[in-house]
RNA sequence: GCCCCCAUAGCUCAGUGGAUAGAGCGCUGCCCUCCGGAGGCAGAAGCGUAGGUUCGAGUCCUACUGGGGGUA
Repeated sequence: GCCCCCAUAGCUCAGUGGAUAGAGCGCUGCCCUCCGGAGGCAGAAGCGUAGGUUCGAGUCCUACUGGGGGUA
């Protein structure tokens, strides 16, 4: 250089073009408790960037950025 794959919460991952984007762990608050790092309840936190297609895009297409792999 060329080819392929990946990018969603702090981390690991779901999410068939359609209703309010979810789970586990973690974090914060409250309760419980002699104490909490155990248990219970609640909460915050998000689709890499820019375009395109579509009535509708996390999902499809293009470019870019970043990461991984292959090739000589």